Notes: This is a predicted structure of a 74-nucleotide RNA (transfer RNA) from a Candidatus Nanoarchaeia archaeon. The prediction has a mean pLDDT of 81. The RNAcentral record of the sequence draws on ENA. It matches the Rfam family "tRNA". It is annotated as a transfer RNA. Lineage of the source: Archaea > Nanobdellati > Nanobdellota > Candidatus Nanoarchaeia.

């Protein structure tokens, strides 16, 4: 210094090919069932999707620069 690949909830991640309501586990709070516990079933809150511009009726998703991990190459 180049060259790939990643950055989305409190975590671990899917969603980007092919732009149209942001999800899943796990955790967390209530409830229910037990004389409690573990467990188990329901309900709920979680997110300026890394930052800055662009394009577009609309951008997590498409371009274009930055920043930060992770890898190879030098």
């Nucleotide at each position: 210094g180049g060259g790939c690949c990643g950055g989305u909830a409190a975590u671990u991640c899917a969603g980007u090919c092919c732009g149209g309501u942001a999800g899943a586990a796990u955790g967390c709070a209530c409830c229910c069932a037990u004389g409690g516990c573990a467990u188990g079933g329901g309900u709920g809150a979680u997110g300026c999707c890394u930052c800055g511009g662009g394009u577009u009726c609309a951008a997590a998703u498409c371009c274009c620069g930055a920043c930060c991990g992770g890898u190879c190459c030098a």